[in-house]
């Protein structure tokens, strides 16, 4: 100087006028606060509210390396192994040896395998001086070709009538041992010719962990008002996902049809697993301590308008409240790292 990865920052500032909504204190004003890094998706996870009578087994969902962080999580952070990248870095993760199924098409054949084109070996015909070709049949054979995402370990050497772990060495799988690690895993040795072919579990399973439900329109408090009526089906020694067992705890109809009354103040409503600062401790996510700070609570929905200076921009506006995850975005900005070129 190009290209790249990986983490963060900011997303308008400053002055001046008019306005809006909360709070505080007053007396009609004054002061301070007032949308995001994603507020979006509503994809996890909780607090908080409400209804669930305990206990065990079952159904059903969820999630999957290990070890730690968390209030918890399908989140993070270290680490193992497998893989992608020249590298910086990135992506994935139980179980194929409990069982069952699936591998189209092409190919001889996709599992107790098999012979399409070869190889070889013998009998026979016929050709030929001869070697030896050609055809028919019987055997052996899966190294060599082909088809496939894949073809029953891989390379190589010896052997063999042609070949095969038939043998041998080295690699790969299996069995055991020790060793070093919280573990996951990794190394070293030694054994038998060795493979329960091989993929697939976001096929059904299976294992190992965890899970009630609904939710701020949740849930209470006041005030006003009115008018109930007919109909099905079920029934209390029963029901509450299903089964069992115990207490004697809660609760109990389920609808359809006509039809009256009320849409109104108010609390829930923001002081929170809350944010800075600084020390320890840890590899790290993060704990602990100690000081300091209050930072939107609207309810048809609030923060606008205008002037001047200036590089100012895309995505985009709370509605109980945090914690992640995902998605969408300005060629803005910083700081480490990798690569190639190039100058000293």
């Nucleotide at each position: 100087a190009u290209g790249g990865g990986u983490a963060g920052u900011c997303g308008g500032a400053c002055g001046g006028u008019u306005g809006c909504u909360c709070u505080g204190a007053a007396u009609a004003u004054c002061a301070g606060a007032g949308a995001g890094g994603a507020a979006a998706g509503u994809c996890c996870g909780g607090a908080c509210u409400c209804c669930u009578g305990c206990a065990g087994g079952g159904a059903g969902g969820a999630u999957g390396g290990c070890u730690c962080c968390u209030a918890a999580c399908g989140g993070g952070a270290g680490c193992a192994g497998u893989u992608c990248g020249c590298a910086a870095g990135g992506a994935c993760u139980g179980g194929a040896a409990a069982g069952u199924g699936c591998c189209a098409c092409a190919g001889a054949a996709a599992u107790u395998a098999u012979a399409c084109c070869g190889c070889c070996u013998c009998u026979g015909u016929u050709c030929g001086u001869a070697a030896g070709a050609a055809c028919a049949g019987a055997g052996g054979u899966a190294a060599g070709g082909g088809u496939g995402a894949a073809a029953u370990g891989g390379c190589a050497a010896g052997g063999u009538a042609a070949g095969a772990g038939c043998u041998u060495a080295c690699c790969g799988g299996c069995u055991g041992a020790c060793a070093g690690g919280u573990a996951a895993c990794u190394g070293u040795c030694a054994g038998a010719g060795c493979u329960a072919a091989g993929g697939c579990a976001a096929a059904c399973c299976c294992c190992a962990u965890c899970c009630g439900g609904a939710g701020c329109a949740a849930g209470g408090u006041c005030a006003a008002g009115c008018a109930g009526a007919a109909c099905u089906u079920a029934u209390g020694g029963g029901u509450c996902c299903c089964c069992u067992g115990c207490c004697u705890c809660g609760a109990c109809a389920a609808g359809u049809u006509c039809g009256g009354g009320u849409u109104g103040a108010c609390c829930g409503c923001u002081u929170g697993a809350a944010c800075c600062u600084g020390a320890a401790g840890g590899c790290g996510a993060c704990u602990u301590c100690a000081g300091g700070u209050c930072c939107a609570g609207a309810u048809g929905a609030a923060u606008a308008a205008c002037c001047g200076u200036u590089u100012a921009a895309a995505c985009a506006g709370a509605a109980u409240c945090c914690g992640g995850c995902u998605u969408a975005u300005g060629a803005a900005c910083u700081a480490c790292c990798c690569u190639u070129u190039c100058u000293u």